[in-house]
Context: one part of a larger RNA
């Protein structure tokens, strides 16, 4: 000069930012991923009808039971989301990251454009009924049933596979173009009175997301020199969205390295941060891209995408629950506990904004987000009084007793009212006529009071602005370096004075 900073002293207000750097240690409790009845059968509800009791002269009050929606809720099958979005940095020295290329070796739901199509069948399983096992989680058996849920079959190309014709290119395997024939493969409906819309099924193209390979670059130790059997290549398969020892059989015997391989240590990496005149050196909090994790190792299903933080399975540690036979769980999501540490916030408020999933809407979810709370943790602005005031007042301190100085400083006298408190208005942010604000009666404006609510921290031998005095007497102490203290200490303490910075001040600690 800087700090995601700690400590001590001290402490008036606002903007904006920031806030577990340590135990990737364990987690009480809430909440953080749902949506869609315009895919579906159902079940329960109600206006409404209707038969009926009772009370009553009647209006009507009150009870039971059927029907039953154009309404309304929804456990279940369905569908889409749940892979994003939030969190950590533990692991990685690596095609992880960056920075350029490549893919004639690939995939892409939704989304946009464009062609072509949706004909006609089946058999089932949730829910529900009924029996039943368990102490529970949570099942099992039988019957029944619906769909955009599952199957066949028809249609069939510009698809895909073969099989053949002819052309143009290149980068080696080819690529690409235009014919011919064979075979394989689809579909769903819902809304509305309609018009239509909203899907749905094939291709072919954009869009966006990823995937994989290459050249360069990427810390530290040689008191680590040798390292390597799927090792390296080949040739045939398997396997994948795809090229490839990626697997796997059979052949070769190779591949890396003193331009530092192999081991070991440490690290998540840039954009960017601080420093520096630059070159550089340090770093990677916050915000942005990428990457890896989600109690620990493993493994796949689902899926257009995961080898999946709030999904599954199995192992292990640990925690809870139990009838002892078995089961639940996973905060490095928001808060919030313990514990760790020098040290790090509330178990808040809204979906009004932005955005995100679900839906045709209305609308539902949304600790994304926006927004308030705490913390001088930081940046930056403000204020704590402004002018006048000499008897140079009292009091302090000194004194060589004359005085000097604190000191225009205070008193006093005119003034202001940032700020403070009070009382009235009262927002932008809402797009779109109109409704709709968590923030917040917040900012902000008026107006009243009344100098009223506000200053401390370190220094003072020299470096380095800024000095007398008492007290101690190599004691007590100071100290960043020289150094000071043994009887007149500008250096220890303690006052007065000065000096700096100031809502801070100094130390401490790390970079430069």
């Nucleotide at each position: 000069g800087a700090c995601g900073a700690a400590c001590g002293c001290u402490g008036g207000c606002g903007g904006c930012a920031u806030g577990c750097c340590u135990a990737a240690c364990a987690c009480a409790u809430g909440c953080a991923a749902g949506u869609c009845g315009a895919a579906c059968g159902g079940a329960c509800u109600u206006a409404g009808c209707u038969c009926u009791g009772c009370a009553g002269c009647a209006a009507u009050g009150u009870g039971g039971g059927g029907c039953g929606a154009a309404g309304g809720u929804u456990a279940g099958u369905g569908g889409c989301g749940a892979a994003c979005g939030g969190g950590u940095g533990a692991g990685u020295a690596a095609c992880g990251c960056g920075u350029g290329a490549g893919c004639a070796a690939c995939c892409u739901g939704c989304c946009u454009u464009u062609c072509a199509g949706a004909g006609g069948g089946g058999g089932a399983c949730a829910a529900c009924a009924g029996u039943u096992g368990g102490a529970a989680a949570c099942g099992a058996c039988u019957g029944c049933u619906a769909a955009u849920a599952c199957c066949g079959c028809a249609u069939a190309a510009c698809a895909u596979a073969c099989u053949u014709g002819g052309g143009u290119g290149g980068c080696a395997u080819c690529a690409u173009c235009u014919g011919a024939g064979u075979a394989u493969c689809a579909a769903a409906g819902g809304a509305g009175c309609a018009a239509u819309c909203c899907g749905c099924u094939g291709a072919a193209a954009g869009a966006u997301g990823g995937g994989c390979u290459c050249a360069c670059g990427u810390c530290u130790g040689a008191u680590u020199a040798g390292c390597u059997a799927g090792u390296u290549g080949g040739u045939g398969g398997g396997g994948u969205a795809a090229a490839g020892g990626c697997c796997c059989a059979c052949c070769a015997a190779g591949g890396c390295u003193u331009c530092g391989a192999u081991c070991a240590g440490u690290a998540g990496c840039c954009g960017g941060a601080c420093u520096g005149a630059g070159a550089g050196g340090u770093u990677g909090a916050a915000c942005g891209g990428c990457c890896a994790c989600a109690u620990u190792g493993g493994g796949a299903c689902u899926g257009a995408g995961a080898u999946a933080c709030g999904g599954c399975c199995c192992a292990g540690a640990c925690u809870c629950c139990u009838a002892c036979g078995g089961g639940a769980g996973g905060c490095a999501g928001c808060a919030g506990u313990g514990g760790g540490g020098a040290a790090u916030a509330u178990u808040g408020g809204g979906c009004a904004a932005u955005g995100g999933g679900c839906g045709a809407a209305a609308g539902c979810c949304u600790g994304a987000c926006c927004c308030a709370g705490c913390a001088a943790u930081g940046c930056c602005g403000c204020g704590u009084g402004a002018a006048g005031g000499a008897a140079g007042a009292a009091g302090g301190u000194u004194u060589u007793c004359g005085g000097a100085u604190u000191g225009u400083a205070a008193a006093c006298u005119u003034c202001u009212u940032u700020u403070a408190u009070g009382a009235g208005g009262g927002a932008c942010g809402a797009a779109g006529a109109a409704g709709u604000g968590a923030c917040g009666g917040u900012a902000c404006c008026u107006c009243a009071u009344g100098a009223a609510u506000a200053a401390g921290c370190c220094a003072c031998g020299g470096c380095u602005a800024a000095c007398u005095a008492c007290g101690u007497g190599c004691c007590a102490g100071c100290a960043g370096c020289c150094g000071c203290g043994g009887u007149a200490a500008u250096a220890c303490g303690u006052a007065g004075g000065u000096g700096g910075c100031a809502a801070g001040c100094g130390u401490u600690g790390u970079c430069c």